This is a predicted structure of a 72-nucleotide RNA (transfer RNA) from an Actinomycetota bacterium. Its mean pLDDT, the model's own confidence on a scale to 100, is 84. NCBI's taxonomy places the organism under Bacteria, Bacillati, Actinomycetota. Its Rfam family is "tRNA". Rfam's curators write: Transfer RNA (tRNA) molecules are approximately 80 nucleotides in length. Rfam classes the family as a transfer RNA. It was read from a public genome assembly.
Parts: sequence; C1' cells; structure tokens
RNA sequence: GGGCGUAUAGCUCAGCGGUAGAGCGCUCGCCUCACACGCGAGAAGUCCCUGGUUCGAACCCAGGUACGCCCA
Repeated sequence: GGGCGUAUAGCUCAGCGGUAGAGCGCUCGCCUCACACGCGAGAAGUCCCUGGUUCGAACCCAGGUACGCCCA
C1' cells in the first nucleotide's frame, strides 16, 4: 500500500427497513438469624463519526476513525 471483517447498556452479545433488546453485573424490595441462592421491580444507550437514499435508517449507500485477520 491492497483485500476482508468487527464497532449496539459497565462486560459478552442478539437484533438485517417500522417504539432498541437478552444474559451477566449494578440498585431497591421480598425471602433468611445472617449470607448465598431464588423471586419481583428499577436504573443504565450519541446503535463509532459525518453525509446520502427513503414516508421512515442500528440495519441500505459513500467517506472517515479505531481494532483484528490475510496478501504484498
């Protein structure tokens, strides 16, 4: 330098055009002598950035950024 892939909650990830989700973690409550487990509730998001397409974009297109793999 070229090609491919990844970027979504604190962590690991799902979601492929129509109200952003799960598990774990965190907070509160129940339970217990107490803790753990379990049960219930809750908080937590610039869907990497900028533009474009569309009635409508996390999702499609272009450019950029970061990281990973391959080729030279």